Lysine riboswitch aptamer from a mouse gut metagenome, 162 nucleotides, folded computationally. The model forms 100% of the base pairs in the Rfam consensus.
[in-house]
């Protein structure tokens, strides 16, 4: 220096089955009522084209999905992993354009790990995830006046070959 195995623990991800929540919501069908007609509506800033009559709310029938999410069980695994991400590229496309929006790729930056908690964001949600700070607790190394203190960061330790 360099390769191969390893620790940490309510450790990290994912993939399947299944439940539950979403939710009698959104959507549809029937009745009733109101508004609008150079108007209204076809996912949205806008626009072009073309269709459609529309839109609200109230009764009745019927009636979801997706993210998230418990358990179960498989697989990859300890920078597991998760943040953020300029330029720059790809992608969702709906009849087209197109602005936005989200997604994926990236130089690069942050955080050893879980757990508590205040404030954020996301979400239907008190579930559940992120993030900024706070607190203790743990592993590791280092130093020390040494059963404990103090500090540092995984580009880290620890073992073994060369």
């Nucleotide at each position: 220096u360099g390769a191969u195995a390893g620790a940490g623990g309510c450790g990290c991800g994912g993939a399947c089955g299944c439940c539950a929540u979403g939710c009698g919501u959104a959507c549809c069908g029937c009745g009733g009522g109101g508004c609008c007609a150079a108007c209204g509506g076809c996912a949205c800033a806008g626009g072009c084209a073309g269709c459609c009559g529309g839109c609200c709310c109230c009764g009745u029938g019927g009636g979801a999905g997706a993210g998230g999410g418990a358990c179960g069980c498989c697989c990859g695994c300890c920078g597991a992993a998760g943040g953020c991400g300029c330029a720059g590229g790809g992608g969702c496309c709906g009849g087209c354009c197109g602005a936005a929006g989200c997604c994926c790729c990236c130089a690069g930056c942050c955080u050893g790990g879980g757990c508590c908690g205040u404030g954020g964001g996301a979400g239907a949600a008190u579930a559940u995830c992120c993030c900024c700070c706070g607190g203790a607790c743990u592993g590791u190394c280092a130093c020390g006046a040494a059963u404990c203190g103090u500090g540092g960061a995984g580009a880290g330790c620890u073992a073994u070959c060369a």

Rfam family: Lysine riboswitch aptamer. Rfam describes the family as follows. Riboswitches are metabolite binding domains within certain messenger RNAs that serve as precision sensors for their corresponding targets. The RNAcentral record of the sequence draws on MGnify. The prediction has a mean pLDDT of 79.